[in-house]
């Protein structure tokens, strides 16, 4: 140094006003995972994580035979894994050798279920799971 165990770490964001009733609608704020990327990114490529399907496997129902503990059926549902679909938005000027990543100025986006009125910020899967990150050690080349 590569590899592979191991432990830790790993998402943020409100207030008024109006109304019976809204942190969901009106004004004005706030907020931005994770690797890449000739210089820094929510908006560029790529990943996750929600949400759908194939296949595979587990199990659990139910049917059927049977030597009461297996076998078979493959209809269902649940959990897992791989692979595969979907998944939102950014432009101008300036600097520079290079910047849709800096500055300046003006934009724009942001899953699903809930909720005495509609949600990026409430509540809810989630004390989850995760792309990753770091560490001191182990084992192997």
């Nucleotide at each position: 140094a590569c590899g592979u165990g191991c432990u830790u770490c790993g998402g943020g964001g409100u207030c008024g006003g109006u109304g019976a009733a809204a942190u969901u609608c009106c004004g004005a704020g706030c907020c931005g995972g994770c690797g890449g990327u000739g210089a820094c990114a929510g908006u560029c490529c790529g990943c996750g994580a929600c949400c759908c399907g194939u296949g595979c496997g587990c199990c659990c129902u139910c049917c059927g035979c049977c030597c009461c503990g297996g076998c078979g059926g493959c209809a269902g549902a649940g959990c897992g894994c791989c692979c595969g679909g979907u998944u939102g938005a950014c432009c101008u000027g300036g600097u520079g050798g290079a910047a849709c990543u800096c500055c300046a100025g003006g934009a724009c986006c942001g899953a699903c279920g809930g909720u005495g009125a509609g949600a990026g910020u409430c509540c809810g899967g989630a004390u989850g799971g995760g792309a990753g990150a770091a560490g001191a050690c182990g084992c192997g080349u």